A computed fold for a 72-nucleotide RNA from an uncultured bacterium, annotated as transfer RNA. Rfam family: tRNA. By type it is a transfer RNA.

[in-house]
């Protein structure tokens, strides 16, 4: 160099054209003498980027980065 794949909250991931989510992590209350468990709530997003289709894109499209796995 050429192929396939993966990039989403702090992690791990789900969601594949119409209101961005879940686990677990953090914060607030309650429980508790306390602290852990439990429980009821909350805050946190450039959907890697750059352009194009489209009323309407994280999903679809072409380019480019960044990561793994293959082949030369």
């Nucleotide at each position: 160099g050429g192929g396939c794949g993966a990039a989403u909250g702090g992690c791990u991931c789900a969601g594949c054209g119409g209101u961005a989510g879940a686990g677990c992590a953090c914060c607030u209350g309650c429980u508790u003498c306390a602290c852990a468990u439990g429980u009821a709530g909350g805050g946190g997003g450039u959907c890697a980027c750059a352009g194009g289709u489209u009323c309407a894109a994280a999903u679809c499209c072409u380019g480019u980065u960044u990561c793994g796995c293959c082949c030369a």